[in-house]
The RNA shown here (small-subunit ribosomal RNA) has 1379 nucleotides and comes from an uncultured bacterium. Its Rfam family is "Bacterial small subunit ribosomal RNA". The RNAcentral record of the sequence draws on ENA and SILVA.
RNA sequence: AGAGUUUGAUCCUGGCUCAGGAUGAACGCUAGCUACAGGCUUAACACAUGCAAGUCGAGGGGCAGCAUAACGAAAGCUUGCUUUUGUUGAUGGCGACGGCGCACGGGUGAGUAACGCGUAUCCAACCUUCCCCAUAGUAGAGAAUAGCCCGGCGAAAGUCGGAUUAAUGCUCUAUGUUGUAUCAUGAGGACAUCUGAAUAAUACCAAAGGUUUACCGCUAUGGGAUGGGGAUGCGUCUGAUUAGGUUGUUGGCGGGGUAACGGCCCACCAAGCCCGCGAUCAGUAGGGGUUCUGAGAGGAAGGUCCCCCACAUUGGAACUGAGACACGGUCCAAACUCCUACGGGAGGCAGCAGUGGGGAAUAUUGCACAAUGGGGGAAACCCUGAUGCAGCGACGCCGCGUGAGCGAUGAAGUAUUUCGGUAUGUAAAGCUCUAUCAGCAGGGAAGAAAAUGACGGUACCUGACUAAGAAGCCCCGGCUAAAUACGUGCCAGCAGCCGCGGUAAUACGUAUGGGGCAAGCGUUAUCCGGAUUUACUGGGUGUAAAGGGAGCGUAGACGGUAAUACAAGUCUGGAGUGAAAGGCAUGGGCUCAACCUGUGGACUGCUCUGGAAACUGUAUAACUAGAGUACCGGAGGGGUAAGCGGAAUUCCUGGUGUAGCGGUGAAAUGCGUAGAUAUCAGGAGGAACACCGGUGGCGAAGGCGGCUUACUGGACGGAAACUGACGUUGAGGCUCGAAAGCGUGGGGAGCAAACAGGAUUAGAUACCCUGGUAGUCCACGCCGUAAACGAUGAAUGCUAGGUGUUGGCAGCUAUGAGCUGUCGGUGCCGCCGCUAACGCAUUAAGCAUUCCACCUGGGGAGUACGUUCGCAAGAAUGAAACUCAAAGGAAUUGACGGGGACCCGCACAAGCGGUGGAGCAUGUGGUUUAAUUCGAAGCAACGCGAAGAACCUUACCAAGUCUUGACAUCCCGGUGACAAAGUAUGUAAUGUACUCUUUCUUCGGAACGCCGGUGACAGGUGGUGCAUGGUUGUCGUCAGCUCGUGUCGUGAGAUGUUGGGUUAAGUCCCGCAACGAGCGCAACCCUUAUCCUUAGUAGCCAGCAGUAAGAUGGGCACUCUAGGGAGACUGCCAGGGAUAACCUGGAGGAAGGUGGGGAUGACGUCAAAUCAUCAUGCCCCUUAUGACUUGGGCUACACACGUGCUACAAUGGCGUAAACAAAGGGAAGCGAGCCUGUGAGGGGGAGCAAAUCCCAAAAAUAACGUCUCAGUUCGGAUUGUAGUCUGCAACUCGACUACAUGAAGCUGGAAUCGCUAGUAAUCGCGAAUCAGAAUGUCGCGGUGAAUACGUUCCCGGGUCUUGCACACACCGCCCGUCA
Repeated sequence: AGAGUUUGAUCCUGGCUCAGGAUGAACGCUAGCUACAGGCUUAACACAUGCAAGUCGAGGGGCAGCAUAACGAAAGCUUGCUUUUGUUGAUGGCGACGGCGCACGGGUGAGUAACGCGUAUCCAACCUUCCCCAUAGUAGAGAAUAGCCCGGCGAAAGUCGGAUUAAUGCUCUAUGUUGUAUCAUGAGGACAUCUGAAUAAUACCAAAGGUUUACCGCUAUGGGAUGGGGAUGCGUCUGAUUAGGUUGUUGGCGGGGUAACGGCCCACCAAGCCCGCGAUCAGUAGGGGUUCUGAGAGGAAGGUCCCCCACAUUGGAACUGAGACACGGUCCAAACUCCUACGGGAGGCAGCAGUGGGGAAUAUUGCACAAUGGGGGAAACCCUGAUGCAGCGACGCCGCGUGAGCGAUGAAGUAUUUCGGUAUGUAAAGCUCUAUCAGCAGGGAAGAAAAUGACGGUACCUGACUAAGAAGCCCCGGCUAAAUACGUGCCAGCAGCCGCGGUAAUACGUAUGGGGCAAGCGUUAUCCGGAUUUACUGGGUGUAAAGGGAGCGUAGACGGUAAUACAAGUCUGGAGUGAAAGGCAUGGGCUCAACCUGUGGACUGCUCUGGAAACUGUAUAACUAGAGUACCGGAGGGGUAAGCGGAAUUCCUGGUGUAGCGGUGAAAUGCGUAGAUAUCAGGAGGAACACCGGUGGCGAAGGCGGCUUACUGGACGGAAACUGACGUUGAGGCUCGAAAGCGUGGGGAGCAAACAGGAUUAGAUACCCUGGUAGUCCACGCCGUAAACGAUGAAUGCUAGGUGUUGGCAGCUAUGAGCUGUCGGUGCCGCCGCUAACGCAUUAAGCAUUCCACCUGGGGAGUACGUUCGCAAGAAUGAAACUCAAAGGAAUUGACGGGGACCCGCACAAGCGGUGGAGCAUGUGGUUUAAUUCGAAGCAACGCGAAGAACCUUACCAAGUCUUGACAUCCCGGUGACAAAGUAUGUAAUGUACUCUUUCUUCGGAACGCCGGUGACAGGUGGUGCAUGGUUGUCGUCAGCUCGUGUCGUGAGAUGUUGGGUUAAGUCCCGCAACGAGCGCAACCCUUAUCCUUAGUAGCCAGCAGUAAGAUGGGCACUCUAGGGAGACUGCCAGGGAUAACCUGGAGGAAGGUGGGGAUGACGUCAAAUCAUCAUGCCCCUUAUGACUUGGGCUACACACGUGCUACAAUGGCGUAAACAAAGGGAAGCGAGCCUGUGAGGGGGAGCAAAUCCCAAAAAUAACGUCUCAGUUCGGAUUGUAGUCUGCAACUCGACUACAUGAAGCUGGAAUCGCUAGUAAUCGCGAAUCAGAAUGUCGCGGUGAAUACGUUCCCGGGUCUUGCACACACCGCCCGUCA
């Protein structure tokens, strides 16, 4: 000294929480010792028992009781003892009388908001036993009474009567130094009421003895000391949702009373007194020294110790006394308890112990008067639960110990592990050493002045002995020092705040390890701190909580210039006080420390006093710069009242006129043939004042707008005559105060809550339409609120400018609608400064001063209750319980908007062809099933994984088998006549029999294989794609995504990347606080289009020879093939553009502006897909969720959807005979010619591992012929029969062929898809997979269009901008009702 927590991130405001210290503490776990200190905070609840206040015989009478002694008597006997009894006051003593004490000491904090306490002062208004000093005295006399004795009553407590007696008890008389009172004189004094030396007179008032020789007492008076009583100033908690209180109340005169003043009490008189500087009332509370905390200022507390107060079961009262209205006294009342013979009595622990109760909680019915102190006494001495000590409890603080050194094999155990190790850890063991504490033994204090020691055989000292007897608690996600494993699985639980836990939890529980403190450690409670979060020190109010709606003005607060005086504030010197203890500094004593103690200073305060006079204040007399008055002048929707005016709406009357009008997005309700709307003329009535009109004017604000008149308020300018601080602000108070609303009476054209109808809608108590009542208007009276806003209180001064506008004035002037200056208002921009930022900025939110109002987390709530106001509606004032950890402000980046601007895309539009209707194919859903294995799910699942399910595949189902296993490694034993292969037989399958039957060798064996066994393990298409890798889809081939340095911003961030152009493009150019760079774009790569060159077989053939034939010789010009090059770059021209980038057009060129196509996919998004391609963590199964076999299923079928094929026909079908490709594939293969079959095919086998041979026929097309608009010579589904091929096997369940059969379908609803050129459309060919099985997929070529005006709209995307309470980001957030 700070930290955590609002957000995606940021800054701020703001609350909540934590780290610190403290305690009379309690609770949990644990516990070795000493010293010191402290220990009912609750029931001021009730108390058994014992003790806590007595003492004096040297005051007196005495002997009731006790003990002793002596002398008697009686009894017992042990014969000199014991017991009982009597006498003697004789001794010790002693009940009662008397004296002193009991008013101290000890306890408690109920009451008390008070002169109770603290501090300072006063009493000339007072008292004071015992003690000290001084002066004087102590002479006579008397009457009683307790006790003892006698008698009576009563259960008891106790009490009554009689007789007798003393005193330091009581009374009377005398004396009176003195004293007191009255009267008179009145030196002096600190001189309000006053007081008073000294003197004189009158009146009144004393006394006690004791013991014995020296004292103690007694009386009066004065003084001192001590203790008390009273008065006053100042200080002393909260509430105004307590605003008025008071009748002995306030004062006076006179009395009474008191130690004394006083309404303290009484009679009379007056009507005062307290209060917004908070009376009264209510709540709470003993006050202080001090204690805790804090840097301090403060805040909180008042236990122990000290001082004061109050109380003693509750309430009241007095007596005695120096002192009490009395804790262990009295009386009365009340409650409670106890005794009782029922008549009556007794008691008071908030003394020390102790008991019950209450409570989270607080101790022994201890020892001693040895010390210190107190009471009595002449003294010895007695009493003392005060006190000194001990006991109990870690309740606190301080100190000590639980060992020290060496010791690596880094033991064992434990934990973890990547299995190698690592940690515990020099820790242990082991060796050496020591003895503080505890235990044992011996000695043994001080405290005590001569004697006397409870503590106590204690402190302390010495000796021997053994590492022995002595460590726990909390924490380990961040804050906050310290982490791993297992268990658990939003469960159990944790949590001070944020928050952890839903199968890999450093946050739960346990273990190991670690961190912290330590005889303690944590938790709980409370206080201060942090919190500048009540802000005096030291905060704020435009938008975060917060400026009153506005003005006038009272109290108050603050206040211009110069002078004099005073000295209240202020400053300074001195004096007194501020108790001690405590705290601080510095010494000393307990071994140290805590603790105890000496000295010093401090105690920031109060009082008295000397001085200073700048400032504030007060007083006096001045000044004119603040403020005001008078004069001159102009501006204005300032206010009130009366009158007048025109336009418009509506209504009425009349004319013209005819079928609609009106209204809306579209309509309808409504009005209209009984004549509307429209139009003309006349009339009525109410309300509002177009244009001018303007961030223009006026007003304090609300507000004010046609014109005229009357009355009237304020501001401004000029000039400088007058007053002389008269000022500013303003709690309460008073006044004004939009709209709506209320009351009474008018008025009512238009508009229009409520209401009615029509629409809209899922509904529509709304928006829209047709009507329409209060109201709106006037007069008078209420209400008193608004986003009453500039969300900005009023006033004064100061602090750069620029530019408009409005009302004045002055100067200059070139005369201009001119220039310059100045005062008042009203706007914009902008510097300094301020601000969290936005922004404000001479009209401040700047710099200062003065005054007022208001704020202190969100919700509950501007609610409830109370009070005031109001006719009511309601207004003003204004909480709490409970609940949350946030609520909020400004700005940033994204995402989003049925916001804006710009741009792009087969996105729309323009076109062409489809899908959706039919039949079939295929996939999916659903249903079914023993199983119909699993996955994929909007685009981006659905002819998808699957480039091909009859068995296999296969993961599914049924049945039957195996258990170290179908597959891998290791070990042991056996075997080489095992297995494989073949034959036979047999099963659904695994089987059985037979044949055949290893290799190398140094002959020891080795390798390889098989069988059997054991356990490690194998195995899993089991789970989790939300634990993962890898791969993939998608936005999107969209043009974006970032970085370094610099700059700007408190910061998140911004800038760059925005802007002007341009592009397919963040492509390029220009500009610019940016300058550069990276990933993307483009290019580089492949292919295609042209040419050149090289090469020329299996390709080609112009010329030569030659053939049926490029078959052959020959050739390589051409085609082609495949290597290398060329070519295209806006290079050239013209125009546009900014002289740029670039665009448009042109030339040349095979190709022209990225030539066409492909590959190539930025940062990232979707917890997107995949654990069933593969890999993989964790979990699960292990005679089964593994492995094998057969059969079945994945092919089911009321239905729904997607993707396709074939069609519906004449741009066609069929037939005949002809023409032209490209790209591929081929050895378990492609398979020619030839023969055969109607055909699928079969037979046979040439050639070819391919520019050579084969698949292979290209088809659409063109030509000719036929059909002639029909369910057809269209269409081919379905079905029957007969076949072919593949294959172990075509039943479930293959493809193809022939003949026969000949279904739906005549161009397809809403909706929807693809495509911009060699594209769509259309035609065929090939390949992968594959034994067989494409309408699918991937490729190839042939024929070959139409259209695009354009970007308003739909969808998707990009850039800029704007709003935002969203950030899981609009599939968001969030409100109400119901459950």